[in-house]
Molecule: Bacterial RNase P class A
Organism: Vicinamibacterales bacterium
């Protein structure tokens, strides 16, 4: 310089003019109510506050409602290393053990594969209580040929057959039943040994996970459990449209009144098998009461807060002091225009560095670089909707530490 890794930071400032949501406060207009006033709407001014690092996915955890809930089990879901942190977590940090990186780092959903049932495409003999296609060894048939012999015969035996042996080599695969050497054998082979793996036991160390050292055993049996499944742990469901309170119109439920002062008859109901008789109702309209819907109002933002410093801890975090109040709307405000100025990019171009070219020099000239400057253009992802702790996804920049390579002094 180049590449690359971790961690934190900012999310352009600033002024002008319009415009917007909440709060406070003032004038004004209209209605309410018992006149003073206050109240609830409407307009106007004036002061104040007004997104995020991710408000985003809505994945995990809680805080808070309301419903359930003697207790215990199904079932279903999440998680599963060892220690700490937290209200709590599947989050965080610190280790451990594995996996990639030359390194700085970084990822791991790390319990169990002889408790069972199933899966491994093509290939290949064989994808799992292991087998044997090619090879290689032995043993026996039998042949074409070789030898020896006058001959009958004998002896050797390529290729082939048939049983065996044996898993070194080859060959298939992602993956193939410890590696590599030597001895050993008829060929081989943990059959034997030395070393490395692996298991057990023991001892040191460290809370732990588990390291690292001797001893000793020829050695267990693939891979995937984010396939079902088994252990072992945790969990009751709904979610602010939660949920509380006020409460109209209108139409339903209930009580009383009127209609009805009294008779008397239709009708319907009730008691009654039927009759006779007793009792009860009626359309409307009044007033009360209850539930419910429109709408209001609260829940609503001071909170596991936010910022600073000491201290304890490797560290996440916690104690303590000290300041601080930071949107709370309800279809949804936080925007628009513009002028300075900062950032970054392109282009221009004066001095002015480097390097070529002509020139005997002064000096011309051509590329490249570039402070100042000058014109012009960019500025990323994104919107709070109860509240907070995480996680993941999006996305622009600045500037630090750090590793590796290369260059110059």
């Nucleotide at each position: 310089g180049c590449a690359g890794c971790g961690g934190a930071c900012c999310a352009g400032a600033u002024g002008a003019c319009c415009g917007u949501c909440c709060c406070a406060u003032c004038g004004u207009c209209g209605c309410g109510c018992u006149c003073c006033g206050c109240g609830c709407g409407g307009u106007g001014g004036u002061g104040g506050g007004g997104a995020g690092g991710a408000a985003a996915g809505u994945c995990c955890g809680a805080a808070c409602u309301c419903c359930g809930c003697a207790g215990g089990g199904c079932a279903g879901u999440g998680c599963g290393c060892c220690g700490g942190g937290u209200a709590a977590c599947u989050c965080c940090c610190g280790g451990u053990c594995g996996g990639g990186g030359c390194a700085a780092c970084u990822c791991g959903a790390a319990g169990g594969a002889c408790a069972g049932u199933g899966g491994c495409a093509c290939a290949g003999a064989a994808a799992a209580c292991a087998u044997a296609c090619c090879g290689c060894c032995g043993u026996c048939c039998c042949u074409g040929g070789c030898g020896c012999g006058c001959a009958a015969g004998c002896g050797c035996g390529a290729a082939g057959g048939a049983c065996g042996g044996u898993a070194a080599g080859g060959g298939u695969g992602a993956a193939a039943a410890g590696g590599u050497g030597c001895g050993g054998u008829a060929a081989g082979a943990g059959c034997g040994c030395a070393c490395c793996g692996c298991g057990u036991c023991u001892g040191u160390c460290g809370c732990a996970a588990g390291a690292c050292a001797g001893a000793u055993g020829g050695c267990a049996g693939g891979c995937a459990a984010a396939a079902c499944c088994c252990c072992g742990c945790a969990c009751g469901g709904a979610g602010c449209a939660a949920g509380a309170c006020c409460a109209a119109a209108u139409a339903g439920g209930g009580a009383g009144g009127c209609g009805a002062c009294a008779g008397a008859g239709a009708c319907g109901g009730g008691c009654g098998g039927c009759c006779c008789g007793c009792c009860c109702g009626a359309a409307g309209c009044c007033u009360c009461c209850g539930g419910g819907u429109a709408g209001g109002u609260c829940g609503c933002u001071c909170g596991a807060g936010c910022c600073c410093g000491u201290c304890a801890g490797u560290a996440a975090u916690g104690c303590c002091g000290g300041g601080c109040c930071u949107a709370g709307a309800g279809g949804a405000a936080u925007g628009g225009u513009u002028g300075u100025c900062a950032u970054c990019c392109a282009c221009c171009a004066u001095u002015g560095c480097g390097c070529g070219c002509c020139g005997c020099a002064a000096g011309g000239u051509g590329c490249g670089c570039g402070a100042c400057g000058g014109u012009g253009g960019a500025a990323a992802c994104a919107g709070a909707a109860u509240u907070c702790g995480g996680c993941u996804u999006a996305c622009g920049g600045c500037a630090c530490g750090c590793u590796g390579c290369g260059g110059u002094g």